[in-house]
Context: one part of a larger RNA
RNA sequence: AGCAGACGGUGAAUGCCUUGGCGCCAGGAGGCGAUGAAGGACGUGGAUAGCUGCGAAAAGCUCCGGGGAGGUGCAUAUCAACCUUUGAUCCGGAGAUUUCCGAAUGGGGAAACCCGACCAGAGUCAUAUCUGGUCACCCGGCGCAGAACACAUAUGCGCCGUGGAGCCAACCCGGGGAACUGAAACAUCUAAGUACCCGGAGGAAAGGAAAUCAACCGAGACUCCCCAAGUAGCGGCGAGCGAACGGGGAUCAGCCCAAACCGGCGGGAAGAAAUUCCUUCCGGGGUUGUGGGACUCCAGAAUGAGACUCGAAGAGGUAGGAGAACGGUCUGGAAAGGCCGGCCAGAGAGGGUGAUGGCCCCGUAUCUGAAACCUCGAAGAGCUCUGGGAUGUUCCCGAGUACCACGGGACACGAGAAAUCCCGUGGGAAUCCGGGUGGACCAUCAUCCAAGGCUAAGUACUACCUGGCGACCGAUAGUGAACCAGUACCGUGAGGGAAAGGCGAAAAGAACCCCGGCGAGGGGAGUGAAAUAGACCCUGAAACCGUCUGCUUACAUCCAGUGGGAGCGCACUGGGGUUGCCUUCGGGCUUGCCCCAAGCGUGACUGCGUACCUUUUGCAUAAUGGGUCCGCGAGUUACUCCUCAGCAGCGUGGUUAAGCCGUCAGGUGUAGCCGUAGCGAAAGCGAGUCUGAACAGGGCAUUGUUGCUGGGGGUAGACCCGAAACCGAGUGAUCUAUCCAUGGCCAGGUUGAAGCUCGGGUAAAACCGAGUGGAGGACCGAACCGUAGAAGGUUGAAAACUUCCCGGAUGAGCUGUGGAUAGGGGUGAAAGGCCAAUCAAACUCGGAGAUAGCUGGUUCUCCCCGAAAUAUAUUGAGGUAUAGCCUCGUGUGAUGACCGCCGGAGGUAGAGCACUGAAUGGGCUAGGGGCCCCACCAGGUUACCGAACCCAAUCAAACUCCGAAUGCCGGUGAGUCGAGCACGGGAGUCAGACUGCGGGCGAUAAGGUUCGUAGUCGAGAGGGAAACAACCCAGACCGCCAGUUAAGGUCCCCAAGUUUGUGCUAAGUGGGAAAGGAAGUGGAAGCGCAUAAACAACCAGGAGGUUGGCUUAGAAGCAGCCAUCCUUUAAAAAGUGCGUAACAGCUUACUGGUCUAGUGAAUCUGCGCCGAAAAUGUAACGGGGCUCAAGCACAACACCGAAACUGCGGGUCCUGUGGUUCUUCGGAGCCACGGGGCGGUAGGGGAGCGUUCCAUUCAGCAGCGAAGCUCGACCGGAAGGACGGGUGGAGCGGAUGGAAGUGCCUAUGCGGACAUGAGUAGCGAUAAACAGGGUGAGAAACCCUGUCGCCGUAAGCCUGAGGGUUCCUGAGUAAAGCUAAUCUGCUCAGGGUUAGUCGGUCCCUAAGCCGAGGGCGAAAGCCGUAGGCGAUGGGCUAACAGGUCAACAUUCCUGUACCGCCGAGCAUCUGUUUGACCGAUGAGGGAACGGAGAAGGGUAGCUGAUCCGGGUGCUGGACAUCCCGGUUCAAGCGUGUAGGCGGGUGGCGUAGGAAAAUCCGCGCCGCCGAAAACGCCGAGACGUGAUGUCGAGGCCUUCGGGCCACAAAGUCAGUGAUCCCAUGCUUCCUGGAAAAGCCUCUAAGGGAGGAUGCUGGGCGACCGUACCGUAAACCAACACAGGUAGGUGGGCAGAGCAUGCCAAGGCGCUU
Repeated sequence: AGCAGACGGUGAAUGCCUUGGCGCCAGGAGGCGAUGAAGGACGUGGAUAGCUGCGAAAAGCUCCGGGGAGGUGCAUAUCAACCUUUGAUCCGGAGAUUUCCGAAUGGGGAAACCCGACCAGAGUCAUAUCUGGUCACCCGGCGCAGAACACAUAUGCGCCGUGGAGCCAACCCGGGGAACUGAAACAUCUAAGUACCCGGAGGAAAGGAAAUCAACCGAGACUCCCCAAGUAGCGGCGAGCGAACGGGGAUCAGCCCAAACCGGCGGGAAGAAAUUCCUUCCGGGGUUGUGGGACUCCAGAAUGAGACUCGAAGAGGUAGGAGAACGGUCUGGAAAGGCCGGCCAGAGAGGGUGAUGGCCCCGUAUCUGAAACCUCGAAGAGCUCUGGGAUGUUCCCGAGUACCACGGGACACGAGAAAUCCCGUGGGAAUCCGGGUGGACCAUCAUCCAAGGCUAAGUACUACCUGGCGACCGAUAGUGAACCAGUACCGUGAGGGAAAGGCGAAAAGAACCCCGGCGAGGGGAGUGAAAUAGACCCUGAAACCGUCUGCUUACAUCCAGUGGGAGCGCACUGGGGUUGCCUUCGGGCUUGCCCCAAGCGUGACUGCGUACCUUUUGCAUAAUGGGUCCGCGAGUUACUCCUCAGCAGCGUGGUUAAGCCGUCAGGUGUAGCCGUAGCGAAAGCGAGUCUGAACAGGGCAUUGUUGCUGGGGGUAGACCCGAAACCGAGUGAUCUAUCCAUGGCCAGGUUGAAGCUCGGGUAAAACCGAGUGGAGGACCGAACCGUAGAAGGUUGAAAACUUCCCGGAUGAGCUGUGGAUAGGGGUGAAAGGCCAAUCAAACUCGGAGAUAGCUGGUUCUCCCCGAAAUAUAUUGAGGUAUAGCCUCGUGUGAUGACCGCCGGAGGUAGAGCACUGAAUGGGCUAGGGGCCCCACCAGGUUACCGAACCCAAUCAAACUCCGAAUGCCGGUGAGUCGAGCACGGGAGUCAGACUGCGGGCGAUAAGGUUCGUAGUCGAGAGGGAAACAACCCAGACCGCCAGUUAAGGUCCCCAAGUUUGUGCUAAGUGGGAAAGGAAGUGGAAGCGCAUAAACAACCAGGAGGUUGGCUUAGAAGCAGCCAUCCUUUAAAAAGUGCGUAACAGCUUACUGGUCUAGUGAAUCUGCGCCGAAAAUGUAACGGGGCUCAAGCACAACACCGAAACUGCGGGUCCUGUGGUUCUUCGGAGCCACGGGGCGGUAGGGGAGCGUUCCAUUCAGCAGCGAAGCUCGACCGGAAGGACGGGUGGAGCGGAUGGAAGUGCCUAUGCGGACAUGAGUAGCGAUAAACAGGGUGAGAAACCCUGUCGCCGUAAGCCUGAGGGUUCCUGAGUAAAGCUAAUCUGCUCAGGGUUAGUCGGUCCCUAAGCCGAGGGCGAAAGCCGUAGGCGAUGGGCUAACAGGUCAACAUUCCUGUACCGCCGAGCAUCUGUUUGACCGAUGAGGGAACGGAGAAGGGUAGCUGAUCCGGGUGCUGGACAUCCCGGUUCAAGCGUGUAGGCGGGUGGCGUAGGAAAAUCCGCGCCGCCGAAAACGCCGAGACGUGAUGUCGAGGCCUUCGGGCCACAAAGUCAGUGAUCCCAUGCUUCCUGGAAAAGCCUCUAAGGGAGGAUGCUGGGCGACCGUACCGUAAACCAACACAGGUAGGUGGGCAGAGCAUGCCAAGGCGCUU
């Protein structure tokens, strides 16, 4: 380390449970709200964080009822205090109270806040302050006033109104109105008038009493249901859409105006008047289509109705009350269980009680009950409505209407032949002798009366209340939510959105002891039935992590198993032996040991063996998917739909739908549907009809229906998960882009434009020089803004940063605050950039389960059969349809296949050349060319070309004089076979692959491609080929330690021959390869030479004419040309090779000799050799190894060898026969025997197992122990099922049926748990620590001290935003802190924020926003006047210094001030009707504004000196030119300086300033006056404030502090700001907010006091105030190297805020 067992841990599955959900039914109710809702905020308890209740009268108050003993909610703890039979708590009814926000309504506003006015009251001398009430807008009514414009109207004002508003789930009506999608694309169409937005209403809404239908018969408002009917129709006549008439039901209900006519108030006109006419309005009248009414006439006073109100009794609701009947015993912790014996029942629903209870409790059946409030409500009352007839003269009977044209919309109906209804634009009637309609239109006929209105019931829905039910869920389920959930958390926002139940009967929740830090945790004790029920608590599975025991493992490999198996261990069962005990002597029991058998655990060694899923022609594949486990997770449901099968009912055809009746079961209901007749395009005819001239022929045609279940289809999301997208309505400019308004910021240095001055210069200019000056999208360079380069970082410190370097840095600059622009839109110095870490169309929710011909996944078992990867078509090619192939059923019944025989058609292979073509050689030759000849004609010749023809030899897919095999068709015959065919239900398949053969394409390449044909794989296991889908053998139902074989094998690995015979090979050929090469070797058949002596070798000869001739310088056998003879010989070339300048020389052919028997050249053939170079390592037999073989060839025998075949046993299916049981007589089941089958993917068919729930039954099981979990060696053909032990502690099962949320290993599945990586990376700036002491259980980190280090235009201090207690103190250490922690921004408790002067509120306005009236717009709404809101700005009147607390201070205290208001006193002036003065929303002034630059005067600050206090000198100097520290101070008041600005002042007039004005403006006159006077502004200094405050140091200490102490000195000089003077001055062009406060003036009006100064008194409300604030407290998920506006910012060096070092101060960055 592995396997197994036992025992644990972790974890939370499973089982059981249910307080919560889900669905449905019935009844109620169907609204609440200005009498302030819904919903909230904040409060409220003696101590109270949350929930609940309630509202300052605050877990409650009053009254009336109920009820009856305990109470002060959840909440069960504690303390305190109380209430209650004088009736509490509690329940019901009616009242009271009811803060603030919210329609929100006095005004405003960032909801729960701020600010008012008036009246009344409290309070004060008075202001302040407090309490109560009223105060919005619109609409309507009434009244008054009242324009342009006479009346009038608009309009304004006042009063009145339980008027409106806002909220609310669905249902309803209306105004607008998508897209995805479907149409396999898409535009009409569809989706769909859906989603969504908006307006409005009610308990219902809408509709509604015919200008309707119908069809010559008739009906009689509307609404809803069932039919009609998927019909008629509409429709790119596609997809789809889809009526009506009529019938059956539910419920039923009808009415009122306008007009004619009559009368009347008012107004107007005419008239002298009476009066007439016109007219708004009111009353009467009148309301219809067999036309009605008015009018005229006749008759006549009653009848009925109601949908309105009140309403006794009664009923119901909102609290309640009464309510029968049991004991014993056993088990047990407990009885309700078992047993025994009773009782009640109008009650045996249900729940509870220590297990399962009719009789214990609550209840249940039944009966009964209301002071108060509500609902219904007979009679009756009130109120409202309602009436007849005739005549037919006249009048009336709904107008910009009907209708028409055009353009649209709705009607099922898409413009169509398109009626009907509605709208827009333009035209535009009639009044009963009239008008509409009847699907264009016209006529006839019929029917109805528009252009006004109301109307119950039947119908739809359920947020809410009450009651009930469920073959609904049971904590990953059921609501998102069983639990303090729309919570935590995420997001700017709209919006999104969890997890989380269980101790026990009862807390009896563990007293006490021990270990430990007074921990955490544990061990005892105790409680309890149980504590392995101990609060992390029922059960407690698995992954995962351990401990112990048995076996195994350290020379051996590999899908991890499986078959065999030695050894070791065990002891469950059985048997035997033995020990002990008992014995009824038969035996039994028990423990230990031994043995045996079957077993269990392990297992050396060994045969075979490359996971699973998916997708594929094909996967171990290095193709996909899965870390593991547990739970969840995918063919469902609906429809009068279609179709088929099974079963059932009826078939005198079958059957009802809605509805009605009924407690239910069920009954009823015959409207309708299907069938009963078909044929035809139709007219039509009809057992026939159509076609047709036909009487011919042919086509078609003659019984079901209703249910239940199942297969399939259709419409629906339709098996599940998955887009990118499209559309609608909203939410976002806290990021970012641009813009608007208002504020802020830019160290320092440099350059030196214009202008100006002076000098020169010119006629004058120009121009030149110097100075001055200080311009600039100027220069250098910090802050600030940016980011070109590099490196790092890349599971970061950081979802964009760090470091170094770099660009801009007075400008088109940067930045704060507030605002504007919004999604096909914005914004964009433009990159398709940016619009909240998202952009070629944001985000959120919805349509929505969009669609997905695409990918993935799709869950138990067994049995039978079993494909396809082809054809045709396709915007078709990875899809689909039909056919083919599969399956199941029914029918038919020998029709099929194989084989033999017989008979056929045919034009392939082959062959051939007869045709068509191709093609070689020869012959012959027409013709042509060349040459010769030729005056012409003619001719000759030819090693040229050459048709045709002949001979010889050839070629062809598109040649055939020929022509098979096989195949195909037909017939016939035997055997075998799940055969064939037809019809019907269900499929799958349309990517195929390789091999052989026949072809095409290609290169007679490809593991290529494409056809045909066969096989195999696919979907096929087994044996062989080393391994190897496709090759060879062979088709696996199961078992056997039986046999025979196939392919292939038989030396070893490795089963079987070291078998036999004959040869071959020498190359390890075998065991990779070509052209080509080679006296390798074997065989075969020939041909030469050879005893007359061959071949080879050796010895010898190899001659003469002649140096042949020519040529040549030469050419003599041997440069070259020609010729190549003769002679001598045994033989010898006018020469085979070498050689020479040429000769010479050597040699060969040829000949003789020696020797001796074979020798030579070729051909065919077997086996070998060379040719032969690749990458990690032999590596080209599987290996070892093999040589008369273990190679090759031939022959032979034997053996091995598979899941083939055989044998034996078994299963199942089909079939046959026989028997038997049942039978609805069709058949079905069982048994036996016989025969045959049983590989299998997609797929079809069949039979089962298991899960949850229901019914019935077993009157089953169960505390003597259910379910679940766990272990086991049991059973079954499988899914699975028993039984026993343990755990567990309350439910569960069998059988027969039924119903399904019914079975998981995989979907980069979902949720949870746990692994692995791994004790690994990391512990977040490399500014740095060390020591001593303290505390403590424990100290690197806490506290103190000392030393060291870092920042120091910051890493210090102040402050805005933002945050929201983080502040201070005490206690604590589980969690948080990247480690520890005694510490903390952590936890717990307590404490802490004090204002007339600071800021806000307040007054004012900017951008912008809201917006009475108003304008515009389908609605929502948009714009906008008056008016208001709105700081980042203006105003604001005013406070400083010191001290103090643990924590606050311009706030408290001390001291010294100031401002506003109120009323009082004193003084002065002025006025009192000859009018002082006050008085505004009006008038005027003012407030009031840019950039840059320069100089001056100051101050802060700093430095030095002085002075004060202290120190040092013991050792070289120094008693001082030494060292250290300190040397402070405001507002206010007084004074009015440096400096800046302005001419000042008085009077008069005045037509402008919307009226007025004494004010302003304008004009005129006078006075003063030029360095000024006068006036205004104005820092600072000085004095005072201050005889005050602060103040170093020393000594002591209990370390907090105390004492010296009522504390020393407390001056001068230098330097010097970006601050102040200064809103100044100069200059430039780009020309630089508004309003109020304030001052002055008057109007209306008021008016007897007013103004100024001084004194003393009173009042001054509300909110913020702690703390962090370049950061550990803000924004970035973090205690995050990032981001964050403003002020201050010391010293030395320096131009400097650069840089370096330091001070104050703060830190050393939590391993």